[in-house]
RNA sequence: UACCUCUUUCAGGGCAGGGUGCGAUUCCCGACCGGCGGUAAGAGUCCGCGAACUCCAAAUGGGGCCGAUCCGGUGGAACUCCGGAGCCGACGGUGACAGUCCGGAUGGAAGAAAGGGGAC
Numbered sequence: 001u002a003c004c005u006c007u008u009u010c011a012g013g014g015c016a017g018g019g020u021g022c023g024a025u026u027c028c029c030g031a032c033c034g035g036c037g038g039u040a041a042g043a044g045u046c047c048g049c050g051a052a053c054u055c056c057a058a059a060u061g062g063g064g065c066c067g068a069u070c071c072g073g074u075g076g077a078a079c080u081c082c083g084g085a086g087c088c089g090a091c092g093g094u095g096a097c098a099g100u101c102c103g104g105a106u107g108g109a110a111g112a113a114a115g116g117g118g119a120c
Base pairs, nucleotide, nucleotide: 001119003118004117005116006115007114008113009112010111017029018028019027031100032099033089034088035049036048037047038046044087045086053064054063055062056061069085070084071083072082073081091103092102093101
């Protein structure tokens, strides 16, 4: 230098208040939340990744699937900032339909940081 390898640690937030009802944080009004890397400048909604789901395998691993944004402004540069108005959110469970409750999960993981060794 940050190319290879190993170890350790870390690595997801959120229904206030009200209505109906015997019963709902699941319905209705309303409220709230936003993983990781990248990108000319900061992103839930651009590009990619992880998780979840699913198939093969059945240990690692591989394949598939995988939601949602526009307008105006500033600027050299912004679907990322500012203003406005939108939109989206796995599976199983539940006395009643869940992004927010409970569960798999004291799990796994994109990745981040630190350290050891090697290489140059």
The RNA shown here (FMN riboswitch aptamer (RFN element)) has 120 nucleotides and comes from an Actinomycetes bacterium. It matches the Rfam family "FMN riboswitch aptamer (RFN element)". About the family: The RFN element is a highly conserved domain that is found frequently in the 5'-untranslated regions of prokaryotic mRNAs that encode for flavin mononucleotide (FMN) biosynthesis and transport proteins. The organism belongs to Actinomycetes, within Bacteria.